Record summary
The part of an RNA shown here (large-subunit ribosomal RNA, domain I) has 551 nucleotides and comes from a Clostridiaceae bacterium. Model confidence (mean pLDDT): 85 of 100.
[in-house]
Context: one part of a larger RNA
């Protein structure tokens, strides 16, 4: 020194927990805001730095429900104090609620400074300065007043009332305006990716779609829309490459229809006109593809209703009761081992000193609300509504429909491209009409554009509640089991950690010893202290100590 053996100190790995995570079933709930949100600052306690809660009424105030001995949150401990005259706790409803922020009296460098007007603390009158309360921002609607330029308007605009009108936030999912690359074709240009990804405007609990100018089909029929499944990776498109990819129909979920414009009546006022009268506007009927209007003639209250409004079983927002087990034996400890019971509409889960149907807390199951919310459904109101015939005359959504060019959607890339949109230039017809049936064209079929609402079946989950998992168990599992979007870093935008376990019970080592102390011996404590807070277990790396052996 090197190699072994033994102890040991460092070390944190593993094992074994789980307070938090993930994904998803069901079910509620889908919104908050000038009645000032979200989100924040700064307060707020006897002591109080953090978190939590709350607002100058501040870990709280007040009412009604419920519950029944303790409590003043995490989080001890010592003061003080509440409580069967019902505290604390839960629930429902209400009061307060500084400052900032849409911030909205002006300002601003967010949590700040400055204001105006009125009335108030406030007293016999007047002034000064101080506090409080309250109103004063903009748009947009509506009403009043005043009111241009212009050839004219009571047009523009303007100032004042009125408004629980708007404004800003939110996880996703909608809906429309814009709209990419990488990639991928084994390179790249059309294409692809992808109408994705972002951004932008905006709605709802959904939204968007929807009640045929549909679909077929060849002389046979379907009947608004949506969404599923088959059709089908077919038909087709495609530097016919890499790829994209329907639809007819049939199964199925769910089902619901209606309203205007117009013809035509009748009112009102205005305009032209001597009237009659027409014209255009309003408003009320009337009407809506099963076409209507008009004639003519029966009927006229059942039904239906998505609106409003009561009133409402139920449900949710606290709770309530809720069976049935003993010895014994290890043991620190009994739930385990034995013996003998017992309940079970309850053998879900959790705790209890190890592993409990029968210990606690639950669980089947049964009851429950003074408040509030939410509701099927019942009443009322309102609304909507009959049919036959005739067929001469009306009426049925225009710079529309179509065409040119010239883009985009359509599975369809310009193709033989129909159909749907938009742009631009043109521009029809009058139900004997006009679109469609995938170029055109005839022939038949089908509906009847240019006005509108319209529940469910469907998408999602920030968020409540219950539950489940061949999910993760502290380098995992959420970035965060812990004062995490915290500590730190960055001039910002922005990045972003690390950190979990004493023990069943602090019973957290009184008193002795040595030490300045840390620390350690004893002693006590407990099953363990080789569980002492640097605390479950405690591997190796790396150190030290004794030994044996090798130079």
């Nucleotide at each position: 020194a090197g190699c072994g053996u033994a102890g040991g100190g460092a070390g944190a790995a593993u094992g074994c927990c789980u307070a938090g995570g993930u994904a998803c079933c069901a079910a509620g709930a889908g919104c908050c805001g000038a009645u000032g949100a979200a989100g924040g600052a700064c307060g707020u306690g006897a002591u109080a730095a953090g978190c939590u809660g709350c607002g100058a009424a501040a870990a709280g105030c007040u009412a009604c429900g419920g519950g029944g001995a303790g409590g003043a949150g995490c989080a001890a401990a010592u003061a003080u104090c509440c409580a069967u005259c019902a505290a604390u706790c839960c629930g429902u409803a209400g009061a307060u609620g500084u400052c900032c922020g849409a911030a909205u009296g002006a300002g601003g460098g967010a949590a700040c400074u400055c204001a105006u007007a009125u009335g108030g603390c406030a007293a016999a009158a007047a002034g000064a300065a101080g506090c409080c309360a309250u109103a004063u921002a903009u748009c947009u609607a509506u009403g009043u007043a005043c009111a241009a330029g212009u050839a004219a308007a009571g047009u523009a605009g303007u100032a004042c009332a009125u408004a629980a009108g708007a404004g800003g936030g939110g996880a996703a999912c909608g809906u429309g305006g814009g709209g990419a690359a990488c990639u991928g074709a084994a390179a790249c240009a059309u294409c692809u990716a992808a109408g994705u990804a972002c951004c932008c405007a905006u709605a709802g609990g959904a939204a968007g779609a929807g009640a045929a100018a549909a679909u077929a089909a060849a002389c046979a029929a379907u009947g608004a829309u949506u969404u599923c499944u088959g059709u089908a990776g077919u038909a087709g498109u495609g530097g016919c490459g890499a790829g994209c990819g329907a639809a007819c129909c049939a199964g199925a979920a769910a089902g619901a229809g209606c309203c205007c414009a117009a013809a035509c009546c009748a009112u009102a006022a205005g305009u032209a006109g001597a009237a009659a009268u027409a014209c255009a506007u309003a408003u009320g009927g009337g009407g809506u593809a099963c076409g209507g209007a008009c004639u003519a003639c029966c009927a006229u209250a059942a039904a239906c209703u998505a609106c409003u409004a009561a009133c409402a079983a139920g449900u949710c927002u606290a709770a309530u009761a809720g069976a049935a087990u003993c010895a014994u034996c290890u043991g620190g400890g009994a739930a385990g081992g034995u013996g003998a019971a017992c309940c079970a509409a309850a053998g879900a889960c959790g705790g209890u000193g190890a592993a409990a149907g029968u210990c606690c807390a639950g669980u089947a199951u049964a009851u429950g609300a003074a408040a509030g919310a939410u509701a099927a459904g019942u009443u009322a109101g309102g609304g909507u509504a009959g049919g036959u015939a005739g067929a001469a005359u009306c009426c049925a959504g225009a710079g529309u429909a179509g065409u040119g060019c010239g883009a985009g959607a359509c599975a369809c890339a310009g193709g033989g491209a129909a159909u749907c949109u938009c742009g631009u230039a043109u521009g029809a017809a009058a139900g004997a009409g006009c679109g469609g049936g995938g170029a055109c064209c005839a022939u038949c079929c089908c509906g009847u554009a240019a006005g509108g609402c319209u529940a469910a079946a469907u998408a999602c989950u920030a968020c409540u509640u219950g539950g489940u998992a061949a999910c993760c168990g502290a380098u995992a599992g959420u970035g965060a089991a812990c004062g995490a979007g915290u500590a730190c870093c960055g001039u910002g935008a922005g990045g972003g950690a690390a950190a979990g376990g004493u023990g069943a019970a602090a019973a957290g080592g009184a008193c002795c010893c040595c030490g300045g102390g840390a620390g350690g011996g004893g002693a006590g404590u407990g099953a363990a202290a080789g569980a002492g807070a640097a605390c479950c277990u405690g591997a190796a790396a790396c150190c030290c100590u004794a030994u044996g052996u090798u130079u």